Transfer RNA from a bacterium, 72 nucleotides, folded computationally. It matches the Rfam family "tRNA". The coordinates come from a structure-prediction model, not an experiment, and the mean pLDDT is 81.
[in-house]
RNA sequence: GGCUCCGUAGCUCAAUGGCAGAGCGAGUGACUCUUAAUCACCAGGUUGUAGGUUCGAGUCCUACCGGGGUCA
Numbered sequence: 001g002g003c004u005c006c007g008u009a010g011c012u013c014a015a016u017g018g019c020a021g022a023g024c025g026a027g028u029g030a031c032u033c034u035u036a037a038u039c040a041c042c043a044g045g046u047u048g049u050a051g052g053u054u055c056g057a058g059u060c061c062u063a064c065c066g067g068g069g070u071c072a
Base pairs, nucleotide, nucleotide: 001071002070003069004068005067006066007065010024011023012022013021018055027041028040029039030038048064049063050062051061052060
C1' cells in the first nucleotide's frame, strides 16, 4: 500500500430507516453492630469525524480518523 471486519453510556453489547436501550459498574436510600449480599430509586450518550441521500439516519452512500485480521 491492497482487501476485509469493527467503532453506540465507565465496561460488555443490543437497537427492522420511525421515542437511543439492557446487563455489569457508579451514585442515593432501605436493610445490617459494620461490611458484603439483597431490595428500591437515580444519573450517565455530539452513536469515531465530516459530508450526502431521505419527511425522517445508530442503520443507506462517500471521504477521512482509529483498531483487528489477511495479502504483498